[in-house]
Context: one part of a larger RNA
RNA sequence: CCGGAGACUCCCAGUGGGGCACGAAGACCCCGUGGAGCUUUACUGUAGCCUGUCGUGUGAUUAUAGUUGCGAUCGCGCAGAGUAAGUGGGAGGCGUCGAAGCCGGGCUUUUGGGUCCGGUAGAGCCAAAAGUGAAACACCACUCUAUUGUCGUUAUAAUCAUUACCUUACAUUGUAAGGGACACCGAUAGGUGGGCAGUUCGCCUGGGGCGGUACACAGUUGAAAGAAUAUCGACUGUAUCCAAUGAUAUGCUCAUUCGGGACAGAACUCCGAAGUAGACGAUAAGUCGAAAAGCAUGUCUGAAUGUGUUCCGAACAAUAAGGAACGCAUAAACGAAAGUUUGGACUAGCGAACCCUGAAACCUAACUAAUAUAGGUUCAGGCUGAUAGAAAAGCUACCCCGGGGAUAACAGGCUUGUCACAGGCAAGAGUACACAUCGACCCUGUGGCUUGGUACCUCGCCGUCGGCCCUUUCCAUCCUGGGUGUGCAGAAGCACCCAAGGGUUGGGUUGUUCAUCCAUCAAAGGAGAACGCGAGCUGGGUUUAGAACGUCGCGAGACAGUUUGGCGGUACCUACUGGGAG
Numbered sequence: 001c002c003g004g005a006g007a008c009u010c011c012c013a014g015u016g017g018g019g020c021a022c023g024a025a026g027a028c029c030c031c032g033u034g035g036a037g038c039u040u041u042a043c044u045g046u047a048g049c050c051u052g053u054c055g056u057g058u059g060a061u062u063a064u065a066g067u068u069g070c071g072a073u074c075g076c077g078c079a080g081a082g083u084a085a086g087u088g089g090g091a092g093g094c095g096u097c098g099a100a101g102c103c104g105g106g107c108u109u110u111u112g113g114g115u116c117c118g119g120u121a122g123a124g125c126c127a128a129a130a131g132u133g134a135a136a137c138a139c140c141a142c143u144c145u146a147u148u149g150u151c152g153u154u155a156u157a158a159u160c161a162u163u164a165c166c167u168u169a170c171a172u173u174g175u176a177a178g179g180g181a182c183a184c185c186g187a188u189a190g191g192u193g194g195g196c197a198g199u200u201c202g203c204c205u206g207g208g209g210c211g212g213u214a215c216a217c218a219g220u221u222g223a224a225a226g227a228a229u230a231u232c233g234a235c236u237g238u239a240u241c242c243a244a245u246g247a248u249a250u251g252c253u254c255a256u257u258c259g260g261g262a263c264a265g266a267a268c269u270c271c272g273a274a275g276u277a278g279a280c281g282a283u284a285a286g287u288c289g290a291a292a293a294g295c296a297u298g299u300c301u302g303a304a305u306g307u308g309u310u311c312c313g314a315a316c317a318a319u320a321a322g323g324a325a326c327g328c329a330u331a332a333a334c335g336a337a338a339g340u341u342u343g344g345a346c347u348a349g350c351g352a353a354c355c356c357u358g359a360a361a362c363c364u365a366a367c368u369a370a371u372a373u374a375g376g377u378u379c380a381g382g383c384u385g386a387u388a389g390a391a392a393a394g395c396u397a398c399c400c401c402g403g404g405g406a407u408a409a410c411a412g413g414c415u416u417g418u419c420a421c422a423g424g425c426a427a428g429a430g431u432a433c434a435c436a437u438c439g440a441c442c443c444u445g446u447g448g449c450u451u452g453g454u455a456c457c458u459c460g461c462c463g464u465c466g467g468c469c470c471u472u473u474c475c476a477u478c479c480u481g482g483g484u485g486u487g488c489a490g491a492a493g494c495a496c497c498c499a500a501g502g503g504u505u506g507g508g509u510u511g512u513u514c515a516u517c518c519a520u521c522a523a524a525g526g527a528g529a530a531c532g533c534g535a536g537c538u539g540g541g542u543u544u545a546g547a548a549c550g551u552c553g554c555g556a557g558a559c560a561g562u563u564u565g566g567c568g569g570u571a572c573c574u575a576c577u578g579g580g581a582g
Base pairs, nucleotide, nucleotide: 008582009581010580011579012578013577014576015575017574018573019572021570022569029404030403031402032401034400035399036396037395038394039393042199043198044197045196046195048192049191050190051189052188053187054186055185058161059160060159061158062157063156064155065154066153067152069150070149071148072147073146075144082137085143086142087141088140089139092126093125094124101120102119103118104117105116106115107114108113165179166178167177168176169175170174202215204212211232216238217237218236219235220234221233239387240282241344242343246300247299248298249297250296251295252294254278256274257273258272259271260270280289281288283349285347286346287345304330305329306328307327308326309325310324311323312322332341333340334339355382356381357380358379359378360377362376363375364374365373411458412456413454414453415452417451419447420446421445422444423443424442428438429437465540466538467537468536470532471529472528473527474526475525478503479502480501481498482497483496484495485494486493505519506518507517508516509515546564547563548562549561550559551558552557
């Protein structure tokens, strides 16, 4: 110097593995005392509709009811001629303008009668006195009860009318027909009322829902010898019961066992002994209690009033209701007294404000004053259990907003119960023989392909099943290769060791992975790479909006039930492939 190879730098084209590529403050899930649309036997209202009453509004008739005036009739204890309404007056009154009597009829009735009308009749009939009685009758006046007639009036009902009012028609400023004091309209009251409106639709929770209540209290345990101490930790209770089951004084001793004793027995009542509680104490559990806190009896009501302190409630900041302990004052009970008693031996048994109810004696307002009325003071009761107390149902796949990887679904991490694989020991099977081969019980590992657990990363976004295409890795090896043992004669097998170089098929049904079937093959192995691979494809499945079936729901709607339908842009860096220049 020439040729070849490699590295490096840069460029071009391409491909799409990575940049949890870009695109959108996740639409799934949960949360928010966020929203909206829809539904309904959610709550509260409401338009509309129905009904009653009142107003708007005239006249007449009849009936009914009430009522005023006038008239008529009615008024019965016994006694008394007998049907005495009450009171007063009263010695006279009625009658040919028709008395007594008689006949007929009406009304009424206490069944005795009373009263009225008509006829007949033709001259008397009552009252007083006497008698009975509380009261005396004729006649007159007033009043009361009941019934009835009539005039007026009010209301209701019915009918009729027309002038308000209304409708229709024609016409020209009204008329006609119809309706008609109803309707319409207004007010008021009741009913109905998702047609419409406003609003609500609890918390906790190994995601949420369903389930449950661990949401207010009490006991044991957890709890680790002061106190405190969690989980949807374990085991149980409470929301009452008692006027004695409370207070006090006195006396007594229980359960059970043994012995004895008429009926009498396993078991009745009685006697004796032993008896530390083995009983009982309203109620859970624990503690506590024997001349008692248990049992019995007597007397009582402290299961009082007012008020305070401390503790719990609420360890260690604050606070209510509620509870307990300890006092003081007042008034009581029991006891001889000391004393005890502020319910139940102790620890559960509870509830704000507003409103309502009851009790007590007071205060205030108004009124001349009182009663009544209203407000207040003190006490008690009625309830909010989601229990320091809102008056409250659902659906949303038509959905929206704000947030969350504080919280689910995919993938990953951790774990490895489950799963896969391996080993230890060796009961037994293997005709004998544990170990050719298989191998229970029990024990020990490895893996991270299954399915769970968890909630550590990502919800201002990591696209999720199956298939296709393409590449690579692992070995716990299906075939092929090399060996060992054999219950290996050989062949074919069975088991094991080495070995990942190469290979590991084509079809039917199903979205399928898987599975099953058909035909082959030396064999038709398994697994990893975000269950490899959607800025590579597909889109059958799943998983929006449409629609339907079955089922559930009153409904809106809902269903790991079914059916049909339904999307996919971009290459800056890196990576790789091919080419080129230096």